[in-house]
Context: one part of a larger RNA
RNA sequence: CGUAGGAAAUUUGAGAAGAUUUACCCCUAGUACGAAAGGAUUGGGGUGGACGAGCCACUGGUGUACCAGUUGUCGUGCCAACGGCACAGCUGGGUAGCUACGCUCGGACAGGAUAAGCGCUGAAGGCAUAUAAGCGCGAAGCCUACUUCAAGACAAGAUUUCCCAUGAGGAUCCAGGAAGACGACCUGGUUGAUAGGCUGGAAGUAUAGGUGCAGUGAUGUACGAGCUAACCAGUACUAAUAAUCCGAAUGG
Numbered sequence: 001c002g003u004a005g006g007a008a009a010u011u012u013g014a015g016a017a018g019a020u021u022u023a024c025c026c027c028u029a030g031u032a033c034g035a036a037a038g039g040a041u042u043g044g045g046g047u048g049g050a051c052g053a054g055c056c057a058c059u060g061g062u063g064u065a066c067c068a069g070u071u072g073u074c075g076u077g078c079c080a081a082c083g084g085c086a087c088a089g090c091u092g093g094g095u096a097g098c099u100a101c102g103c104u105c106g107g108a109c110a111g112g113a114u115a116a117g118c119g120c121u122g123a124a125g126g127c128a129u130a131u132a133a134g135c136g137c138g139a140a141g142c143c144u145a146c147u148u149c150a151a152g153a154c155a156a157g158a159u160u161u162c163c164c165a166u167g168a169g170g171a172u173c174c175a176g177g178a179a180g181a182c183g184a185c186c187u188g189g190u191u192g193a194u195a196g197g198c199u200g201g202a203a204g205u206a207u208a209g210g211u212g213c214a215g216u217g218a219u220g221u222a223c224g225a226g227c228u229a230a231c232c233a234g235u236a237c238u239a240a241u242a243a244u245c246c247g248a249a250u251g252g
Stems, first nucleotide, its partner, number of pairs: 001152001005163007015149004021049007033038001051106005059100004066093005071086006110144003117137004164251001169246004173189005194239003197235005203228003210223005
């Protein structure tokens, strides 16, 4: 910009993409078969490999805005307590998030038309013949089925609702985000929990001190003060104020 008025939602699916993998074990059954050795078709059940998608309750990783320990040095006049620098100084842990080494799930079932192949009926050609007319079965393959996208599918589709300047709706702007390079997308804008703060909780740290328990003991372990990031709630205390712009004349 188009989709012949302007919008907000919900959709159909032409078409496209993806996936459609494989092994072993058990039962049927030591059955059919076979002299024996050996050893099934079929049907059912189970467990894996690789691959893929999603997720973070568990197990781990990371976690340079959390906690603790600690070395050297400088500084805050000194002690004490802290801070800076030294790879984040080093070390031990670790929330959220992101993750795999973790967890869950997937390939299915089924239908249609077929290939090789196997048949029924059956003439030409009194027989025979799966074929000439006709009919059937038959594969991890084909078309569906499964997942996702999808009306710029120019044949531009459909449904519902709203609006007709007293203007539907959209945008600017602002508070933000499980969204993000920027646009975009999503939530909210006082008729408000959108972010911050505060309160509570969760969770982390923790040989502060102390107490209990185990151990002859060193020690370990439980509780746990204080501090605490991104987590979960509650609460208008702070900031989302105010305002502006675009926008269809009943629709060639």
Predicted 3D model of a 252-nucleotide part of an RNA (large-subunit ribosomal RNA, domain VI) from Candidatus Uabimicrobiia bacterium SRT713. The RNAcentral record of the full RNA draws on ENA. It matches the Rfam family "Bacterial large subunit ribosomal RNA".